Molecule: Bacterial RNase P class A
Organism: Pseudaquabacterium rugosum
RNA sequence: GAAGCACGCCAGACCGCCGCUGGGGCGAUCACCGAAAGGUGGCCCUGGAGGAAGGUCCGGACUGCACAGGGCAGCGCAGGAGUUAACGACUCUCCACCGCGAGGUGAGGAUCAGAGCAACAGAGACGAGUCGUCCGCCGGGCAACCGGCGGGCGGGUGAAACGGGCAAUCUCUGCGUGCAGCAACACCAAGUAGGCCAGCGUUGACGUGACCCGCGGAGCUGGCGGGUAGGUGGCACCGAGCCGGGUGGGCGACCCCCGGCCCAGAUGAAUGGCGGUCACGGCCAUCGGCGGCGCAAGCUGCCGGCGGCCGCACAGAAUCCGGCCUAUCGGCGCGCUUCACAC
Numbered sequence: 001g002a003a004g005c006a007c008g009c010c011a012g013a014c015c016g017c018c019g020c021u022g023g024g025g026c027g028a029u030c031a032c033c034g035a036a037a038g039g040u041g042g043c044c045c046u047g048g049a050g051g052a053a054g055g056u057c058c059g060g061a062c063u064g065c066a067c068a069g070g071g072c073a074g075c076g077c078a079g080g081a082g083u084u085a086a087c088g089a090c091u092c093u094c095c096a097c098c099g100c101g102a103g104g105u106g107a108g109g110a111u112c113a114g115a116g117c118a119a120c121a122g123a124g125a126c127g128a129g130u131c132g133u134c135c136g137c138c139g140g141g142c143a144a145c146c147g148g149c150g151g152g153c154g155g156g157u158g159a160a161a162c163g164g165g166c167a168a169u170c171u172c173u174g175c176g177u178g179c180a181g182c183a184a185c186a187c188c189a190a191g192u193a194g195g196c197c198a199g200c201g202u203u204g205a206c207g208u209g210a211c212c213c214g215c216g217g218a219g220c221u222g223g224c225g226g227g228u229a230g231g232u233g234g235c236a237c238c239g240a241g242c243c244g245g246g247u248g249g250g251c252g253a254c255c256c257c258c259g260g261c262c263c264a265g266a267u268g269a270a271u272g273g274c275g276g277u278c279a280c281g282g283c284c285a286u287c288g289g290c291g292g293c294g295c296a297a298g299c300u301g302c303c304g305g306c307g308g309c310c311g312c313a314c315a316g317a318a319u320c321c322g323g324c325c326u327a328u329c330g331g332c333g334c335g336c337u338u339c340a341c342a343c
Base pairs, nucleotide, nucleotide: 001339002338003337004336005335007333008332009331010330012278013277014276015275016274017273018272020048021047022046023045024044025043026042030041031040032039033038050314054325055324057323058322059321060320061319062181063180064179065178074177075176076175077174078173079093080092081091082090083089094108095106096105097104098103109172110171114170115169116166117165130155131154132153133152134151135150136149137148138147139146140145185233186232187231188230195224196223197222198221199220200219206216207215208214239262241261242260243259244258245257246256248255249254280311281310282309283308284307286305287304288303289302290301291300292299293298
């Protein structure tokens, strides 16, 4: 210098103006929406997307239902040891395979329980059985020999030929596993929706603007509880929490100790827009330096300066957390491998 391997990190920075939204404080106790429950409105302070917030594939927290105990079925996992709240995740290690290597991948229990499967070739492919030759026995034949049965050896096909393979086919063994999910669930609670109970009512309750007549007429009044729309909580969390440090433990995943911090939260769903300066990348034009080609005109490579234009990925929380998988313009750091060259 070239080509790689493994691990980690960043995901533009700052300023000004205008907005959106959570929390806290202050204030009027007012106004508005709503039947109510409840919600909205002012000012100040303060917080406001990610490494994947994504796919919703695993595991848990939490919640409801079910549940004496045990078993079957179904589903999942599978070398050994460990980490963890838990896992199908992760770590170390053995073995197998791939790579020159750094490294990577693994669906790595069992085929002495049973079933199933195997292209092409081959007589025969999981039921056995072909050709040649040798031995023994039986039958026929004067004999050479022919036929049958049993056994041994050898050859051809093929990945594999009474000996094996596949369990990523069923199965067996061991272990694990109740079901559903924040649209869970809890509370408040409309309707000329509906239910139950009591009283009154065709001997006319009730309605018709107060009363009478008239007319209509089978419901009316009171109480109770459930529950829909709607609203609030769950829900923004003192926790499997985040950041920093440790000549603490462990090969490692991870654990322990010390110090500091409180860190988004809506529900037609906030986290944005504009301007400026700087940084990064691309293109254009121009100038300078160093090289290459060419007789020359000129062309071209690298580096640097000034200027202009454009761009800045994938994507966006929705109960929360640990993983896995997938997407991602670019850039940086550290360690290692192979090859080439120089000393």